[in-house]
Molecule: transfer RNA
Organism: Planctomycetales bacterium
RNA sequence: CGGACCGUAGCUCAGCCUGGAUUAGAGCGCUUCCUUGGGGUGGAAGAGGUCGCAAGUUCGAAUCUUGUCGGUCCGACCA
Numbered sequence: 001c002g003g004a005c006c007g008u009a010g011c012u013c014a015g016c017c018u019g020g021a022u023u024a025g026a027g028c029g030c031u032u033c034c035u036u037g038g039g040g041u042g043g044a045a046g047a048g049g050u051c052g053c054a055a056g057u058u059c060g061a062a063u064c065u066u067g068u069c070g071g072u073c074c075g076a077c078c079a
Base pairs, nucleotide, nucleotide: 001075002074003073004072005071006070007069010028011027012026013025020059030046031045032044033043034042052068053067054066055065056064
């Protein structure tokens, strides 16, 4: 320098291909309460996300398009 893939809750990820509305989900973790002498386990309730960022298309975008940032991998180049 070229190409591919990834970026969604604190962590690990699904949803994206084929847009559909109002509250964007799961597991783990976290908070409160119950259970216990206490802890763990178990039970109940709850908080938490501008879907990397910007722009565009559309009545409508996590989803489509473009640009950009970061990461991973492959290749090229140098040695």